[in-house]
Bacterial RNase P class A from an SAR86 cluster bacterium, 326 nucleotides, folded computationally. The sequence was found by an Rfam model in a public genome assembly. Model confidence (mean pLDDT): 76 of 100.
RNA sequence: CGAGUUGGUCGGAUGGUCGCUGCUUUUGCAGAGGAAAGUCCGGACUUCAUAGAGCAGGAUGCCAGGUAACUCCUGGGAGGCGUGAGCCUACGGAAAGUGCAACAGAAAAUAUACCGCCUUAGGGUAAGGUUGAAAAGGUGAGGUAAGAGCUCACCGCAUCAGUGGUAACACUGAUGGCAGUGUAAACCCCAUCCGAAGCAAGACCAAAUAGGAAUCUUAUUGAUUGCUCAUCAGAGAUUCGGGUAGGUUGCUAGAGCAUUAUGGCGACAUAAUGUCGAGAUAGAUGGCCAUCUAGACAGAAUCCGGCUUACAGACCAACUCAUUUG
Repeated sequence: CGAGUUGGUCGGAUGGUCGCUGCUUUUGCAGAGGAAAGUCCGGACUUCAUAGAGCAGGAUGCCAGGUAACUCCUGGGAGGCGUGAGCCUACGGAAAGUGCAACAGAAAAUAUACCGCCUUAGGGUAAGGUUGAAAAGGUGAGGUAAGAGCUCACCGCAUCAGUGGUAACACUGAUGGCAGUGUAAACCCCAUCCGAAGCAAGACCAAAUAGGAAUCUUAUUGAUUGCUCAUCAGAGAUUCGGGUAGGUUGCUAGAGCAUUAUGGCGACAUAAUGUCGAGAUAGAUGGCCAUCUAGACAGAAUCCGGCUUACAGACCAACUCAUUUG
C1' cells in the first nucleotide's frame, strides 16, 4: 500500500416559530426501527376447564451446555469448501422391510457377457474396454491355461478389546476375506416432544328490542385438532324474524435497560448501584426559516426472546494473504 474474513456503531444534527398526541393543578416533560417488515419459530397473558389416558396426526434429529422456552444461541465432534483468517451442513438408521434410479449401456439386481482373454472347442473368465451419478471395494506384488481376495502387504469395511474424553468421537491392537451402488427433503424404523384458539383473547358498565316463532333429536346430546374411554353438565341442532354495535378496561414498570464486580473458553449467571424511553383508535410526531456533509431500507397497535429478508453512505477494532522497502 492492496485484497479479504469476522465482530460492532451511526443511519441525520442544532436553533427558532406555528401545529398534533399522551401525562401533569400549572409551569413543563415525553413522542416509531435496526430491521417497526415477513407472520417463520418459541413463550408470557386470557378463555374453554373439573382436566386425565390411549390411538391417529404433527414437530425435531451429532454431543454437551445456556435460556421462561425454541427448529434459537454458545462451545465441541464429524463431513465438505477455501493458500489462509474463516465459512457451510435437512448431521439418527440402507444388515427390519418396501419403493425409486429417465437416457445411455451387454446388464441397474433372481445382475449380465457386448467387445474381449484362455481353451482339450466341451467350456472357463469378469482382470482389461464401452455406458453411466453409481457395474461384485482400491493400489501393488505373487499366482493362474487365462483370470478373480485366489493368496499376501497397505488402505477401506465389520466386530471385539484397551487408552483419552461427561459425550459425540479419536488413537492403538486383534480377528474376519468382507453384507453388490445410490436415495429416507421417498414410504418406513428408532429416540424425544406436542390440548386448542387468540387482545377482533377476555372483563365491566349503559342503552334498546320480541323473557319472538317454527322444525328435528330427546338421554339423545354438548364441552377449542380428529376418534375412543373417562370426567362434568342437562338440554342440543337448524331455519325465519327483531334490537344494539356506545363507553371504560385489557394498554404498557417488564423473563426491562445501563454500569461495575465476581464466576465461566463462551452463550450467560449472581450481586450492588442507577434508571423509566409512544400508548393511538377515521389511527398522533408535520409545515416554514437558518447552518452543517444528508442520502438508503423504511411507520408501533397486547408484550417479549429469536430467525430470515431489505439497506445509499460514514466509522471502529481484531485477524489472514500477497507485493515492496528497511